[in-house]
Annotation:
Predicted 3D model of a 271-nucleotide part of an RNA (large-subunit ribosomal RNA, domain VI) from Treponema ruminis. It matches the Rfam family "Bacterial large subunit ribosomal RNA". The prediction has a mean pLDDT of 90. The RNAcentral record of the full RNA draws on ENA.
Context: one part of a larger RNA
RNA sequence: CGCAGGAUGAGUGAGAGGGUCUGCCUUUAGUACGAGAGGACCGAGGUGGACGGACCUCCGGUGUACCGGUUGUCACGCCAGUGGCAUGUGCCGGGUAGCCGAGUCCGGAACGGAUAACCGCUGAAAGCAUCUAAGCGGGAAGCCGGCCUCAAGACCGCUCAUCCCCGGGAGCACGGCUCCCCUGAAGACCCCCUGGAGACUACGGGGUUGAUAGGCCGCAGGUGCAGGUACGGCGACGUACACAGCCGAGCGGUACUAAUAGGUCGUGAGC
Numbered sequence: 001c002g003c004a005g006g007a008u009g010a011g012u013g014a015g016a017g018g019g020u021c022u023g024c025c026u027u028u029a030g031u032a033c034g035a036g037a038g039g040a041c042c043g044a045g046g047u048g049g050a051c052g053g054a055c056c057u058c059c060g061g062u063g064u065a066c067c068g069g070u071u072g073u074c075a076c077g078c079c080a081g082u083g084g085c086a087u088g089u090g091c092c093g094g095g096u097a098g099c100c101g102a103g104u105c106c107g108g109a110a111c112g113g114a115u116a117a118c119c120g121c122u123g124a125a126a127g128c129a130u131c132u133a134a135g136c137g138g139g140a141a142g143c144c145g146g147c148c149u150c151a152a153g154a155c156c157g158c159u160c161a162u163c164c165c166c167g168g169g170a171g172c173a174c175g176g177c178u179c180c181c182c183u184g185a186a187g188a189c190c191c192c193c194u195g196g197a198g199a200c201u202a203c204g205g206g207g208u209u210g211a212u213a214g215g216c217c218g219c220a221g222g223u224g225c226a227g228g229u230a231c232g233g234c235g236a237c238g239u240a241c242a243c244a245g246c247c248g249a250g251c252g253g254u255a256c257u258a259a260u261a262g263g264u265c266g267u268g269a270g271c
Base pairs, nucleotide, nucleotide: 001153005164006163007162008161009160010159011158015150016149017148018147021049022048023047024046025045026044027043033038051107052106053105054104055103059101060100061099062098066094067093068092069091070090071086072085073084074083075082076081111145112144113143118138119137120136121135165270167181168180169179170178171177182268187265188264189263190262191207192206193205194204195203212258213257214256215254216253217252218251219250221247222246223245228241229240230239231238232237
């Protein structure tokens, strides 16, 4: 820009892409078959491998914004208590969310249609025969659907629901024309608070008629029992108050803070 007014939401699916794998075991059945040795078709069930998708309850990894331990050194006057540096975490032990896999769940199908080789029915040419010449069945992991994803710039330019706009004047090269005044809808954007969305953009949520983010409160969860005091020990240290103290991203609540105020586009009933 288009989809012959503008807009919001929902849908259809022309078309495109993905997927399409396979072992073993049990049973049928030691049956059919076979002198025996051996040993099925058909059908039913179970369990794996590889591959793929999704997810984080479990098992684990990471988790330099969480907690603890600890060495050397420096600082806060000293003790105590803390902080800095030693990697751009000093080292070490753990670890929420998120993100992950080795973890968990799911998938290949069933089914329908048309067929290949092939198997048939009816049947002449050719009184017979013949699956074929007319006609009609069956028949593959393959083909077309079925399953998943994208998809109306799909020019036969789709469908549905809902919402919005019902002014005036002048000029003239009379056009889907130009100009002036009024009007400025629905809706969208700017701006702002933001998000398992994200390089930017885009996309999603929210903007006081508000829980969008932060703060605060509670809970979950993680660390693992703070500081201080008392008691015990010569002391290092231990014990009690105390499942303490501290605490990122999680769950919920709460307007305390910030989303204030405001601006722009979009028109006037549609050849």